This is a predicted structure of a 394-nucleotide part of an RNA (large-subunit ribosomal RNA, domain III) from a Deltaproteobacteria bacterium.
Rfam family: Bacterial large subunit ribosomal RNA.
RNAcentral holds the full RNA, with entries from ENA.
Context: one part of a larger RNA
RNA sequence: GAGUAAACGUUAAAACGGGUGAAAAACCCGUUCGCCGGAAGUCUCAGGGUUCCUGGGUAAAGUUAAUCUUCCCAGGGUUAGUCGGGUCCUAAGUGGAGGCCGAAAGGCGUACGCGAUGGAAAUCAGGUUAAUAUUCCUGAACCGACUUUUGUUCGUUGAUCUAAGGAGUUACGGAGAAGGCUAAGUCAGAUGGGUGUUGGAUAUCCCAUUUCAAGGUCGUAGGGCGAGUGCGUAGGCAAAUCCGCGCGUUCAUUAAACCCGAGAUCCGAGUACGAGAGCGAAAGCUCAUAAAGUGACUGAUGCCCAGCUUCCGAGAAACACUUCGUAAGGAGAACAAAGGCCGACCGUACCGCAAACCGACACAGGUAGACAGGACGAAAAUUCUAAGGCGCUU
Numbered sequence: 001g002a003g004u005a006a007a008c009g010u011u012a013a014a015a016c017g018g019g020u021g022a023a024a025a026a027c028c029c030g031u032u033c034g035c036c037g038g039a040a041g042u043c044u045c046a047g048g049g050u051u052c053c054u055g056g057g058u059a060a061a062g063u064u065a066a067u068c069u070u071c072c073c074a075g076g077g078u079u080a081g082u083c084g085g086g087u088c089c090u091a092a093g094u095g096g097a098g099g100c101c102g103a104a105a106g107g108c109g110u111a112c113g114c115g116a117u118g119g120a121a122a123u124c125a126g127g128u129u130a131a132u133a134u135u136c137c138u139g140a141a142c143c144g145a146c147u148u149u150u151g152u153u154c155g156u157u158g159a160u161c162u163a164a165g166g167a168g169u170u171a172c173g174g175a176g177a178a179g180g181c182u183a184a185g186u187c188a189g190a191u192g193g194g195u196g197u198u199g200g201a202u203a204u205c206c207c208a209u210u211u212c213a214a215g216g217u218c219g220u221a222g223g224g225c226g227a228g229u230g231c232g233u234a235g236g237c238a239a240a241u242c243c244g245c246g247c248g249u250u251c252a253u254u255a256a257a258c259c260c261g262a263g264a265u266c267c268g269a270g271u272a273c274g275a276g277a278g279c280g281a282a283a284g285c286u287c288a289u290a291a292a293g294u295g296a297c298u299g300a301u302g303c304c305c306a307g308c309u310u311c312c313g314a315g316a317a318a319c320a321c322u323u324c325g326u327a328a329g330g331a332g333a334a335c336a337a338a339g340g341c342c343g344a345c346c347g348u349a350c351c352g353c354a355a356a357c358c359g360a361c362a363c364a365g366g367u368a369g370a371c372a373g374g375a376c377g378a379a380a381a382u383u384c385u386a387a388g389g390c391g392c393u394u
Stems, first nucleotide, its partner, number of pairs: 014032006033391004041371003047351002051349001052076006061069002081142002083347003088119002093114003099108003123140005143343002146340009161329001165324004173311004179304003184298005189210006211272001215267002222260003226251008235243002273293001276287004312315001357366002373385003
């Protein structure tokens, strides 16, 4: 020099009326305006840990004010057989009894464990709270364990059961193409409402709605593969009636038998959902009623499909499950129908492209997955827009 200059964190934007209050550009409500809309919307990991909701408060925090807040105080809030985890399994990796090695510390590693980002039983629709909901309520389902009754069949000529064992299966690559579907959308019809402060607009006009799952039933479009049976058997570290291999036979080869398989139909399904009126500053409260609820077209990157075709670089494992039956044993076992009963434990609030996570900050940075309306279009581009959310705290 001076309470001067600069700054107030992307130029998406505000205006007015009302409310509260000591005080309102910023809080609440309303009417307009503007911005995003493959996001600046919705769901959900990781991470955070009460930030969620309600009442009260305004010192400090908030780049200004603040009656407001992700701030302070108090109270409240997270409900599961089916969602996720664990009670199951294994991968990379990791721990590691004995063991080997090493001045010590320790390193490596067998058996055996641990370890999801993978495998593996089962739930949907509607309603409800200030705050939870596939968890509560209503309705309708499904899975597993145990158990009762009845019926049928098998069994002392030894069934059923049975391993850390055998076999099957679980069980898998890249690229490409076609078909069948559905979600979703568009148009029409139908139902309800509207008819104008610019020239016109009762019309071939405008606005809204036209919705419903799991599950059960059925076994379709389509796909796979020869199927059954008898005998033998040096392989599957022992055994085997299993698997493999060999031989025969029956059916089939214009296919059969068996297996996989979306979707549709019908049930589920009914006043379930679906238009309003009054009061109030608003949040909201109270009351009443229950209309239509069809068709056609377009059509997915979703499903059939871990399928099919093709290529070479030849593309996890284990449990559960099915089957075989070695040793020991010795009386019940299997199936079907109708019931009964049980399902404990941990997570569940809220943020989650962000003012709540990682960046010293309410920081123009970073952050895995899912959803993907309309117009234009090859498109998830671009521009505009719906639902929804914001106008970025001077």